[in-house]
RNA sequence: GCGACGGUAGUUUAGUGGCAGAAUUUGGGACUGUGGAUCCUAAGACGCGAGUUCGAUUCUCGCCUGUCGCC
Numbered sequence: 001g002c003g004a005c006g007g008u009a010g011u012u013u014a015g016u017g018g019c020a021g022a023a024u025u026u027g028g029g030a031c032u033g034u035g036g037a038u039c040c041u042a043a044g045a046c047g048c049g050a051g052u053u054c055g056a057u058u059c060u061c062g063c064c065u066g067u068c069g070c071c
Stems, first nucleotide, its partner, number of pairs: 001070007010024004018054001025043006047063005
């Protein structure tokens, strides 16, 4: 330099055009002699920029970044 794949809560991830879910984590509460476990509740995310579309996490282009391969 070229190619392929990926980038979504603090972390691990689901989501192939129509309100972005889950687990874990954190805060509060219940339970408990204390703690843990369990239960309830709340908070927290679409890498950046443009385009297509009534509508984009999703499709297209560019950039950034990670992994792998080729040279």